[in-house]
Context: one part of a larger RNA
Molecule: small-subunit ribosomal RNA, 3' major domain
Organism: metagenome
């Protein structure tokens, strides 16, 4: 100097307290260990793994298993030698493959060839999802959006070092002000950058519709340009005024004015640096190993198994609710490999249909909670849906192993969860729908969107993580 201290001051964090809601118990998805298995590929393992990598395993992806094949090889450069490329069928076999037949002779030439492909041989060499993340690059997590980590020069101790960075206000903040042997400076704070919340301007379709007309009552049509919206360009909020505190300071408090008030919400950004932290399975890449195989192809099967343990979800135990019937309101997204109306069928999944859209037009699209009636009367129930059976509809060659949905029937568990433990400070918890990546098909995961819309915070005495300072030591 730095770690540590079941030492000390002093601050801050949903960290504890006050509150709402969950997880643990019960079914089911999902991912993990275990165990099984030819295989259950491989990676992630406290916080910082475990709906993780995977924004999507029926074949394929697939890196694993078994059985069949190939050995300059599915690719990439060289030589040589045939032959244009390439179409179409047949035959044997799970397929890879392997055997026939059949149509084609192009393009440039200096007439020797070459360009582009296909065979066949030879070496050089490909090729490795095989080892090493404790050999690397790159990229990511965490501490932590925590306020913190340096550095010149001067001055200080023999020195290691220390001043500065401490003290005394202050702040979200090493913000900032004063003190001062320290006096300046970098990387972090802040701002600068998107967005939102107000207002002006400028535009007026495909988007609007007050006021006027008309109307098949739909802004539909004339016309409007005021609104809303869109999206270009401005304003605006800086402790700028006022009072009080306060050291005449830094800032705090409270008030005006204002659409907004003290970094107005919210993203984006993450210093020096720790964990030899992950990642050689994104790629890159040393080094080692394997070359008729650890490499290449295909068929089937695993990766979906099941005594059971864990985590994270999603449905629920009902009456602030179930089911019936009426009726209203939304942001944001996607669309030509594509969204697909309207109109006709089906109890439905879904068919047929084929109009408009390459989109402020058109179409996914019905938003659901909500309110309005009626039933139901506390029951394992008109809760609950899990399980099984039948019969179907789509996707795709192909849904058995293993895919979603659909209709009938069937109707477990579960009557608010033990010790423990998590998430939230306002448009936020808690409810409710509704889009999108990925996909032929497959979300209860992920990532947005938008509706209803709460209770509490007296406070810092404990728990827990940080920050600064002081102290002690058998520590490096």
């Nucleotide at each position: 100097u730095g770690a540590c201290g079941g030492g000390g001051g002093c601050c801050c964090g949903c960290a504890c307290a006050a509150g709402c809601g969950g997880u643990g118990g019960a079914g089911c998805a999902u991912g993990u260990g275990g165990u099984u298995u030819a295989a259950u590929u491989c990676g992630a393992u406290g916080c910082a793994a475990u709906g993780c990598g995977a924004a999507g395993a029926a074949c394929c992806u697939u890196a694993c298993c078994a059985g069949c094949c190939c050995u300059u090889g599915a690719c990439a450069u060289u030589c040589a030698g045939a032959g244009a490329a390439g179409u179409u069928u047949c035959u044997a076999g799970a397929g890879a493959u392997a055997g026939a037949a059949u149509c084609g002779u192009g393009c440039c030439u200096u007439u020797g060839g070459g360009a582009a492909c296909u065979c066949u041989g030879u070496g050089a060499u490909a090729g490795g999802u095989g080892c090493u993340g404790c050999a690397u690059g790159g990229c990511u997590g965490u501490c932590g959006u925590c306020a913190g980590c340096u550095c010149g020069u001067g001055u200080u101790g023999u020195g290691a070092g220390a001043u500065g960075u401490u003290g005394g206000g202050u702040u979200a903040a090493g913000u900032u002000u004063u003190g001062u042997a320290a006096c300046g400076a970098g990387c972090g704070c802040a701002a600068c950058c998107c967005u939102u919340a107000u207002c002006c301007u400028u535009a007026g379709u495909u988007g609007u519709u007050a006021g006027u007309a008309u109307u098949u009552u739909g802004g539909g049509u004339g016309g409007g340009a005021a609104u809303u919206c869109u999206a270009g360009g401005g304003a605006g909020a800086c402790u700028g005024c006022c009072g009080g505190u306060g050291a005449u300071a830094a800032a705090c408090c409270g008030g005006a004015g204002g659409a907004a008030g003290g970094u107005g919400g919210g993203g984006a950004u993450g210093a020096c640096g720790u964990c030899a932290a992950g990642u050689c399975a994104u790629u890159a890449u040393g080094g080692c190993c394997c070359u008729u195989a650890u490499g290449g192809g295909c068929u089937g099967g695993g990766c979906u198994a099941c005594a059971c343990a864990c985590g994270u979800g999603c449905u629920a135990c009902a009456a602030u609710g179930g089911c019936c019937g009426g009726u209203a309101u939304a942001g944001a997204c996607g669309g030509u490999u594509g969204c697909g109306a309207a109109c006709c069928u089906g109890u439905g999944a879904g068919g047929g249909g084929a109009a408009g859209c390459c989109a402020a037009u058109c179409c996914g699209a019905g938003a659901a909670a909500a309110c309005c009636g009626g039933u139901c009367g506390u029951a394992g129930u008109c809760c609950g849906g899990a399980u099984c059976g039948c019969a179907g509809u789509u996707u795709g060659u192909a849904a058995u192993u293993c895919g979603a949905c659909u209709g009938c029937g069937u109707g477990a568990a579960g009557u608010c969860g033990g010790a423990a433990u998590c998430g939230c400070u306002a448009g936020u918890a808690a409810u409710c729908g509704c889009g999108a990546a990925u996909u032929a098909g497959a979300a209860u995961g992920u990532c947005g969107c938008g509706g209803u819309g709460a209770a509490u915070a007296u406070g810092u005495u404990u728990u827990u993580g940080g920050g600064u300072u002081u102290u002690g030591u058998a520590u490096a």